[in-house]
This is a predicted structure of a 65-nucleotide RNA (Pistol ribozyme). Of the family's consensus pairs, 95% are formed in the model. RNAcentral holds the sequence, with entries from ZWD.
């Protein structure tokens, strides 16, 4: 150097061609592994739908080392 754990950068980490995960300090949480941005996913509320949905707002785990 290559792929993945939402997205870009870093960090921790994992496969080795696959895209998972019991891995990523520890526990909490619906909220994804972590920071800083993002506002994607996730929750609350309102409004359409005969139905798996669709639009519009909000908001954006937390403690501790």
């Nucleotide at each position: 150097a290559c792929u993945c754990g939402u997205c870009u950068g870093g960090g921790c980490g994992a496969g080795g061609a696959u895209a998972a995960a019991u891995a990523g300090u520890a526990a909490u949480u619906a909220g994804g592994c972590c920071c800083a941005g993002a506002g994607c996913g996730u929750c609350c509320c309102g409004g359409c739908g005969g139905c798996u949905g669709c639009c519009g707002g909000g908001g954006g785990u937390u403690u501790a080392g």